[in-house]
RNA sequence: CCCCGAGAAGAGCAAACCCGGUGGGAGCCGGGGACGCAAAGCCAGUGCCCAGACUCGGAAGCCCGAGAGGGUCGAACGGCUGCCGAA
Numbered sequence: 001c002c003c004c005g006a007g008a009a010g011a012g013c014a015a016a017c018c019c020g021g022u023g024g025g026a027g028c029c030g031g032g033g034a035c036g037c038a039a040a041g042c043c044a045g046u047g048c049c050c051a052g053a054c055u056c057g058g059a060a061g062c063c064c065g066a067g068a069g070g071g072u073c074g075a076a077c078g079g080c081u082g083c084c085g086a087a
Stems, first nucleotide, its partner, number of pairs: 004085002012037002017032006035074001041080003045077002049071002054067005
């Protein structure tokens, strides 16, 4: 240095839920709170998924479908970076 990940050490993050804020919504932000996480740090590249106020088509009544822009990395793959050092 690389691989690897422990009944090690020092740290870190923060699910559900609650409160406040924000958005049309998915969701996001802050506080509380810990289910868990060896990348549960960052990136929306690929497909999945979510949503879709707006646009188009059908219906003309609900509604259905498609799309722009949007979301999600604690779902997957992929990319970048990182603490420690047993086997």
Molecule: c-di-GMP-I riboswitch aptamer
Organism: Deltaproteobacteria bacterium